[in-house]
Description: A computed fold for a 76-nucleotide RNA from a Betaproteobacteria bacterium, annotated as SAH (S-adenosyl-L-homocysteine) riboswitch aptamer.
RNA sequence: CCUGCUGAGGAGCGUUGCGUCCCCGACGGCCACCGAGGGGGUCAGGCUCAGCUAAAUUCAACGGCGCUCGCACUGG
Numbered sequence: 001c002c003u004g005c006u007g008a009g010g011a012g013c014g015u016u017g018c019g020u021c022c023c024c025g026a027c028g029g030c031c032a033c034c035g036a037g038g039g040g041g042u043c044a045g046g047c048u049c050a051g052c053u054a055a056a057u058u059c060a061a062c063g064g065c066g067c068u069c070g071c072a073c074u075g076g
Stems, first nucleotide, its partner, number of pairs: 005051005010069006018046001021041004027035003045062001
């Protein structure tokens, strides 16, 4: 530096659908294979932070649209 895993960022339902992924595939090629317009399916943690050890204190920013619940604060 890249990738993966784990944890946290309160939860659920409905809906749209980009990317990823899966399937089909015009067409093309170096043609038992490879690439691929396009089509179908799935789909709103894909993002951020943290992850050697002990104690104390304090503490994130975000995640389409609609609805419901939970938690905290304030007012009535």
Its mean pLDDT, the model's own confidence on a scale to 100, is 79.
Lineage of the source: Bacteria > Pseudomonadati > Pseudomonadota > Betaproteobacteria.
It matches the Rfam family "SAH (S-adenosyl-L-homocysteine) riboswitch aptamer". Gene Ontology terms of the family: regulation of gene expression and S-adenosylhomocysteine metabolic process.